[in-house]
Context: one part of a larger RNA
């Protein structure tokens, strides 16, 4: 000298962009963060029109509206960084061991049937949470049965490749599996299949922090065979048989930490770091399971143990902010219990539209960076006044007052947006915001640190190894340019100084 998610002492006027709990992965009151289709089904309400009507009421038609059945999402999007030294990440391969909802293409099919379950009625436990029993009932909810092959799986068989196992292409032949419609004429959807596209999963090669005051370690260990499991390879598991595998090229253990693209530094080489942003792992109260699903560490499922905390009628039940906001609490230290879904995106549904603390904005903080402003010209009797002073002056000093302008920000007042779509209507939290206009008036707006050397700037009074400064030398004992004040001055400037860490 640079740099900072900083923080702490004085100050503090305004914009624009950005940041913003680094410590308790500490515990949470409240609200809110995942819903959505009635063009999938059957009720159940409203409301209106309409026909019967025993005058109680009934049946149809529309239009909203919805608890339950169904269906797609809830595995994204957000948060966090405990954990991990690891095929976790980074790069580079390889899968002749693999899967893939919605999407895109192309082929081929949607035939005929059954019995449930919710809802809902009635009984009925229970303080609740939440059930139990009968009985009715609809589907795109479940299940047979029918056609089927480019599919699968067994076989024959002919041909091409390759990398040990083997892969591809073509014939025959046997088995085995599908499907669901709705609303009206136009379209979605359903099933089978091959194929792309996406997204994921396995496998290698290098490359990745510190200890030898840590030298050995390993029995599912290591290989083999066979069964099993998996989308799939594989001690992933198993049952036998062998006795192996690693390991001064650092195994094993302990200690530290999420990688990385990047950030700071530096002429570079390096050396730190890994906030914000963007990639990929890991995690959701703490362990530990599976289930559903194309897909699951399933934050805002499900179940079982532990700790906490809440209700209780003491029989039993509820919860989980490492989502946005807030609160306690730890801290030197880090924000509002806002506003919209208008735009960008995402999930539903044909759509209209719903959700949506993802976002976009607002608030608060000099916490960073960047612009801009606190006025400008003229103005010498060098006024007072302060301060030194050889008392003559000197200095603050064109600095002020004074004259002439300006009026940028800040303030009032009229106007008034872009961002919104391909055209026409409609649609804006931001916002009456940025802008433009006009107005009044130098008006509202400088302050910190330093002045003995490094290292830019010196005199005076106080104080007397005291008070006290200090980065490092070192000042201070009676003339201190070094302690404290004052004039001055030097340096930066809406900041300037002091720790702290990194080069």
């Nucleotide at each position: 000298g640079g740099a900072c998610g900083a923080a702490c002492g004085c100050u503090g006027g305004c914009g624009g962009c950005g940041u913003g709990c680094c410590u308790a992965a500490c515990a949470c009151a409240u609200g809110c963060a995942a819903g959505u289709c009635g063009a999938a089904c059957g009720g159940a309400g409203u409301a209106a029109g309409c026909c019967c009507u025993u005058c109680g009421g009934g049946a149809c038609u529309u239009a909203c509206u919805u608890a339950g059945u169904g269906g797609c999402g809830a595995a994204c999007g957000g948060g966090u960084g405990a954990g991990u030294a690891a095929c976790g990440c980074g790069u580079g391969a390889g899968g002749a061991a693999c899967c893939u909802g919605c999407c895109u293409u192309u082929c081929a099919g949607u035939g005929g049937g059954g019995g449930a379950c919710a809802a809902c009625a009635g009984u009925u436990g229970g303080a609740a949470a939440c059930g139990a029993c009968u009985g009715c009932u609809a589907a795109u909810a479940c299940c047979g049965c029918a056609u089927g092959a480019a599919g699968c799986a067994g076989u024959u068989u002919g041909g091409a490749g390759g990398c040990a196992u083997c892969u591809c292409c073509g014939a025959g032949c046997u088995g085995c599996c599908a499907a669901a419609g709705a609303u009206u004429u136009a379209u979605u959807g359903c099933u089978g299949a091959a194929a792309g596209a996406u997204g994921g999963c396995c496998u290698c090669g290098c490359g990745u922090c510190u200890g030898a005051u840590u030298a050995g370690a390993u029995a599912g260990u290591u290989g083999g065979u066979g069964a099993g499991g998996u989308a799939a390879c594989g001690g992933c598991c198993c049952a036998c048989c062998a006795a192996g595998u690693c390991g001064a090229c650092g195994a094993u253990c302990a200690g530290u930490a999420g990688c990385c693209g990047g950030a700071c530094u530096g002429a570079g080489a390096g050396g730190u770091u890994g906030a914000a942003c963007g990639g990929c792992c890991a995690c959701a109260u703490u362990g530990g399971g599976a289930c559903u699903g194309a897909g699951a560490u399933a934050c805002g499922g499900c179940c079982c143990a532990g700790a906490c905390u809440c209700c209780u009628a003491c029989g039993g039940g509820a919860g989980g902010c490492a989502g946005c906001a807030g609160u306690g609490g730890g801290g030197a230290a880090u924000a509002u219990u806002g506003g919209g879904c208008a735009a960008u995106g995402g999930g539903g549904g044909a759509a209209a539209c719903c959700c949506u603390g993802a976002c976009c904005c607002a608030g608060c903080a000099a916490c960073g960076c960047c612009g801009c402003g606190u006025g400008a010209a003229g103005g010498a009797a060098g006024a007072a006044g302060g301060c030194c002073u050889u008392c003559g002056g000197g200095u603050u000093g064109u600095a002020a007052a004074c004259u002439u302008c300006u009026u940028u920000u800040a303030c009032c007042a009229g106007g008034g947006a872009c961002g919104a779509a391909g055209a026409a209507c409609g649609u804006g939290a931001c916002g009456g915001u940025a802008c433009c206009u006009g107005g009044a008036g130098a008006a509202a707006a400088a302050g910190c640190c330093a002045c003995g050397g490094c290292u830019a700037a010196c005199u005076a009074c106080g104080u007397g190894c005291c008070a006290g400064c200090a980065g490092c030398c070192a000042c201070g004992g009676u003339a201190a340019u070094a302690c404290g004040u004052a004039g001055g001055u030097g340096g930066c400037a809406a900041g300037c100084g002091u720790u702290g860490u990194c080069c």